The RNA shown here (small-subunit ribosomal RNA) has 1533 nucleotides and comes from an uncultured bacterium. Rfam family: Bacterial small subunit ribosomal RNA.

RNA sequence: AGAGUUUGAUCCUGGCUCAGAACGAACGCUGGCGGCGUGGAUAAGACAUGCAAGUCGAGCGACAGACCAGGAAUUGAUUACUUCGGUUUGAUUUUCCUGACGAUGAGCGGCGAACGGGUGCGUAACACGUGAGAAAUCUGCCCCGAAGACUGGAAUAACCCGAGGAAACUCGGGCUAAUACCGGAUAUCCCCACCAGGUCGCAUGGCCAGGUGAGGAAAUGCUCCGGCGCUUCGGGAGGGUCUCGCGGCCUAUCAGCUAGUUGGUGAGGUAAUGGCUCACCAAGGCAUCGACGGGUAGCUGGUCUGAGAGGAUGAUCAGCCACACUGGGAUUGAGAUACGGCCCAGACCUCUACGGGGGGCAGCAGUAGGGAAUUUUGCGCAAUGGGCGAAAGCCUGACGCAGCAACGCCGCGUGAUCGAUGAAGCUUCUAGGAGCGUAAAGAUCUGUCGUGAGGGAAGAAAAGUUCGGAGGUAAAUAAUUUUCGUUCUUGACGGUACCUCAUAAGAAAGCACCGGCUAACUUCGUGCCAGCAGCCGCGGUAAUACGAGGGGUGCUAGCGUUGUCCGGAAUCAUUGGGCGUAAAGGGUCCGUAGGCGGUUUGACAAGUCAAUUGUUAAAUACAUCGGCUUAACCGAUGGAAUGCAGUUGAAACUGUCAGAAUAGAGUUUAGGAGAGGAAAGUGGAAUUUCUGGUGUAGCGGUGACAUGCGUAGAUAUCAGAAGGAACACCAAUGGCGAAGGCAACUUUCUGGCCUAAAACUGACGCUGAGGGACGAAAGCGUGGGGAGCGAACAGGAUUAGAUACCCUGGUAGUCCACGCCGUAAACGAUGAGUACUUGUUGUCGGGAGAUUCGACCCUCUCGGUAGCGGAGCUAACGCGUUAAGUACUCCGCCUGGGUACUACGACCGCAAGGUUGAAACUCAAAGGAAUUGACGGGGACCCGCACAAGCGGUGGAACAUGUGGUUUAAUUCGAUGCAACGCGAAGAACCUUACCUGGGCUUGACAUGUUCACGAAAGCUCUGUGAAAACAGAGCCCUCUGCGAGCUUGCUCAAAGACGUGAUCACAGGUGAUGCAUGGCUGUCGUCAGCUCGUGUCGUGAGAUGUUGGGUUAAGUCCCGCAACGAGCGCAACCCCUAUCCUUAGUUGCCAGCACAUUAUGGUGGGGACUCUAAGGAGACUGCCUGGGAUAACUAGGAGGAAGGUGGGGAUGAUGUCAAGUCAGUAUGUCCCUUAUGUCCAGGGCUACACACGUGUUACAAUGGUUAGUACAAAGGGUUGCAAAGCCGUAAGGUUGAGCCAAUCCCAAAAAACUAAUCCCAGUUCGGAUUGGAGUCUGCAACUCGACUCCAUGAAGCAGGAAUCGCUAGUAAUCGUGGAUCAGAACGCUACGGUGAAUACGUUCCCGGGUCUUGUACACACCGCCCGUCACGCCAUGGAAGUCAGCAGUACCCGAAUCGGGUGGCCUAACCUUCGGGAAGGAACUCGUUAAGGUAAGGCUGGUAACUGGGGCGAAGUCGUAACAAGGUAACC
Repeated sequence: AGAGUUUGAUCCUGGCUCAGAACGAACGCUGGCGGCGUGGAUAAGACAUGCAAGUCGAGCGACAGACCAGGAAUUGAUUACUUCGGUUUGAUUUUCCUGACGAUGAGCGGCGAACGGGUGCGUAACACGUGAGAAAUCUGCCCCGAAGACUGGAAUAACCCGAGGAAACUCGGGCUAAUACCGGAUAUCCCCACCAGGUCGCAUGGCCAGGUGAGGAAAUGCUCCGGCGCUUCGGGAGGGUCUCGCGGCCUAUCAGCUAGUUGGUGAGGUAAUGGCUCACCAAGGCAUCGACGGGUAGCUGGUCUGAGAGGAUGAUCAGCCACACUGGGAUUGAGAUACGGCCCAGACCUCUACGGGGGGCAGCAGUAGGGAAUUUUGCGCAAUGGGCGAAAGCCUGACGCAGCAACGCCGCGUGAUCGAUGAAGCUUCUAGGAGCGUAAAGAUCUGUCGUGAGGGAAGAAAAGUUCGGAGGUAAAUAAUUUUCGUUCUUGACGGUACCUCAUAAGAAAGCACCGGCUAACUUCGUGCCAGCAGCCGCGGUAAUACGAGGGGUGCUAGCGUUGUCCGGAAUCAUUGGGCGUAAAGGGUCCGUAGGCGGUUUGACAAGUCAAUUGUUAAAUACAUCGGCUUAACCGAUGGAAUGCAGUUGAAACUGUCAGAAUAGAGUUUAGGAGAGGAAAGUGGAAUUUCUGGUGUAGCGGUGACAUGCGUAGAUAUCAGAAGGAACACCAAUGGCGAAGGCAACUUUCUGGCCUAAAACUGACGCUGAGGGACGAAAGCGUGGGGAGCGAACAGGAUUAGAUACCCUGGUAGUCCACGCCGUAAACGAUGAGUACUUGUUGUCGGGAGAUUCGACCCUCUCGGUAGCGGAGCUAACGCGUUAAGUACUCCGCCUGGGUACUACGACCGCAAGGUUGAAACUCAAAGGAAUUGACGGGGACCCGCACAAGCGGUGGAACAUGUGGUUUAAUUCGAUGCAACGCGAAGAACCUUACCUGGGCUUGACAUGUUCACGAAAGCUCUGUGAAAACAGAGCCCUCUGCGAGCUUGCUCAAAGACGUGAUCACAGGUGAUGCAUGGCUGUCGUCAGCUCGUGUCGUGAGAUGUUGGGUUAAGUCCCGCAACGAGCGCAACCCCUAUCCUUAGUUGCCAGCACAUUAUGGUGGGGACUCUAAGGAGACUGCCUGGGAUAACUAGGAGGAAGGUGGGGAUGAUGUCAAGUCAGUAUGUCCCUUAUGUCCAGGGCUACACACGUGUUACAAUGGUUAGUACAAAGGGUUGCAAAGCCGUAAGGUUGAGCCAAUCCCAAAAAACUAAUCCCAGUUCGGAUUGGAGUCUGCAACUCGACUCCAUGAAGCAGGAAUCGCUAGUAAUCGUGGAUCAGAACGCUACGGUGAAUACGUUCCCGGGUCUUGUACACACCGCCCGUCACGCCAUGGAAGUCAGCAGUACCCGAAUCGGGUGGCCUAACCUUCGGGAAGGAACUCGUUAAGGUAAGGCUGGUAACUGGGGCGAAGUCGUAACAAGGUAACC
């Protein structure tokens, strides 16, 4: 950075698609390790269980427990005494009190619970971001500072007793404490009121200090005695609250919204401003710079992408907001309207003893559910942070770690070095080989990772503790406090990271792709099937596109797919697009808002520019450095941070204000042109009708008819009248108008424009969203009018039909007045304005100059309107001073095609309808311009037996032959418009033969090779069965070459080879398929004149030019011209035959002259003259003359000549077209058959026969038939042959066999012609089919199924409908002859000669072709393309009686909790009291606000629906043929 895809190709427009990057992903296949991250995006759906907020005993009472000391009481072992009663001692037991220690289940009290953690429902908002402001504000804990803490009091929980209840819990009575609660005092100070100052400020006002008065504190509590707490005030830090500017979504098919609404006054309320709330007053406020409504959405730092500008996004991390089952509400508090608090309502779940209760994972785990999809009911407070505490410490699902998941990023590994019998195997193959491939095996080595063993961190600092020192307090060495050093203690992760040793290549590679885009190719299978596909598109028998194998390419512990976003997409274009024809200029003008605006001077400083200040959180991103072995990751530093705000400055430009001028704009004056507009009047021509006259049978109309009119007098013609509409000529490329549009003449009224010359105003201008006016035709309303024309309608034609085109009629309408409609291909398909930029030719309206007697002509100039054209522009076409050029200003509009000039909604309209204007779905195109072809019921020119002019046929008959069809066991196959059909087939009785029936064979009828066996090599004959093939058997023949060996040296054995037979394996064989896999050959356009190339030039390009043009030709033949110059394949010529002559040659041909012979004959001698034969030459070239023509090419005529303009004929067939024909001529790929689709044989069939067609033959007769006679050819063929003459037969033919391998002999008679005779117009003396009989010939064989002969028979047919064929001169027509094939079998084919015409004015028409041009929506190319209804299937969608749901609102009803207000009565510890009570409070009641709920009528949105409307899509449905060519009636609006 681009690429694919519209076309036959091209350029453009334009959409669709791809390559890139990214992701909280998911799915498929696969999966070794580690580090760092990330992980419910869906049901803000529901949740079992556990944990997530407590702490303080140094605030308080209290008591269970353990322990120490003291005291008191008690028990009383023991001791001493004893009167034996006891006394004493007192170990010890128990209880109580006090103090110390240590602790706390519950409670009072304090602090925390408003943090931390989760989620993104709501919210379009001061919610967020950013920048300001609060002189309108609050702030617990913390820090600094100032000043204090005096004196009293009354309760209450716990506890005890009692009561209720299933429980939750509640009630009553009694006792008690506080850092709980309350009164009084004091007041630095605070607050309030008043008085009077200073200072500052942007208004309200702030700050400072003074005086007077009223009001207001506290816990002397706890303590380890160090402190910790308490109260008031001032300040700070941090945190909140409020206000404002600016910024960031879609929708106008939401255009008007708003009654606390906007403002004021007063009051209330709040920490505080404020309609925040209330009363009263006023009527405001917001909005096209988008109010109101609807939809969607947490916002941001950032993240992804992008070159950037932008676009998309808002996971993790961080800031803010909102929420905590749904809705409402307050309480407490510094802070909440409170996730793990309370009250109420609702839904749901749950316990219950049925009376009542309990609950809220959007905390961490976890569960089922939903979903394509998202983890463990883990460990620990060791670290960091938080709460409480003086502290130890406790709590902490915050957090730190671990677990799961390739979910992402990063790193590592799956080995390394050697190793060629290039192993095996697989794949492929031209069968040789090639590839996988040093890859493997094998050898040597290493040890990341893994496994085992051993060692083993950092994360730990603080605090506490031990010891020692110093300082403070103090009398003190106790003690305590501050501080320094020191000892010890504390790790969830975890025996983890890391290190060492040992072991062993071992456990560790996949996924996608390979037609193009896009790197990478082959084989097999399949056969429009199965399937693939991101787009184009692959697949119908040779698939690099499907599936598999091999190979390859890419990435790699991943790889693909799907989804989403950005990019590419300049495809919404600020950077950076367009609007004549591709999508797109409003139908036109006026004009509001808005936008933009000429010259000059001054001021200001809003925009603008510069500097600077503040801010722009951190993280991220960037740069540098550093830490983990590296990286990801992490840390540090730095810069940047486009923005916003402030300050200072500059003054060119824009702006604002003030001033000046005149070039823009306008006014006045004098002229001018005009179908400009409106109204009134007037005119003539024509059509029609009416009246009258003349006049008679038709008129009218058409391609041709008919309907229609007319003897009741039309048409025609003359005269008159009526009425309506339109205005010939002039007339134009003309004029006017904003556009639509405007045309006889006159008058009146009126708009605009142009020119000239001065004066005046002094920027007054341009454009123009909304808005207004005008606006063809048709249409609508009311009333007139109505001649002609004329939708609808009727009739007649046409037609397959004809609801059309054509004709005859004809109503609305067309006309007028008034009022609507508001659209057109309303077009220059080109918005308006201004300026600039080479020209030329007309024309209209003015002016000036010059000139003239005058008018033109001429020159200059202003304004219009046309043609051509330069630069430039454009995709091209084209535009080109009237721009589509170069610029500026403003408006309108476009963003693939269809759906759709549609639906719904809204507005307008009487209606018709108009304006605005989508989506679902569907396609990969739709489109513009130009190019080459092809085509046209387009044009021009030209040619051809193309037509015409002629001659003869076909189509009718019979027969022959081919084809179709039918039939059949088979009627083998192919050829099928011209260009198949007497074609392949130059010849089917068998054979041929491919078909059918039947009978046989299986290495085969035929070829090559391998192995084995046998052999008299081989070969030949015969017999039996049989239809034959074949099978079975017998015989004859005794024989190939000879390495070598033996010996009786000419015999034997014998390897091997050739050959044959049998067996085996490879293979043979196939007229089986595919001519749409092919070669080759052929047909056809067409013997038409065309088809191309090189270089150059033109064009962005396809392409063009050349090759077109003017002439000319049979011809792209030639000449001239020309951005072309040349060349090639074709044309022509060269070749063959033929026409004339010459030379040479002279047998088998010839015979003039000379001889001979004969009835006669080149028969003979001889001859080369002639004919002829066959070789070589000559000749014809527009060479000559005249005319025409550009003086050319050439052409017309003429001369000469055997022949004259290619002399006649043949061979010769360009590039290409038809997937034309042929696999059955041969060749050949692939597929198929292999005891058969091969092969052999017999018989049958290809020869059938109701019929249809093609091609022929013979005829229908007198230009003839028959009979008889008489002439004249050419070219061929002949030994498996032609066969003479003779004889036989009516004849076919037979017999015999002279001659001939051919200019010698034979076939061989030529026939028509001519002469003579006859027939006499008839189904005949025409015609010969058919049939009967008898024969001949060929052949193994003429039954199916040959040809010919004779006798007899004697059909149809009397000139052929529509239609159609051939032929232009030695031609048609007519007449016969030969040949190939062939045993035989032509009316076919082919070759030959004989006789021998007619006509061509001409190119209008039919057919075919060529060149140029034109149109095209065709390119498979008109046998093209293509439209609409109907029928069938599928899909989405509109309407619709209804029905269901949701949302927001209105009115009313009901109204919980709460809060606020009120209150007779009731109740009440602190304070006051005169002891009565009061103050104050409480419950209760009540009023108000109000959630949920209910009712009612509507609104909006969505779902669904009988039926219904159109739309889209769908290989082969129906009907027509509307469009594309003049599309057959030009098309379209």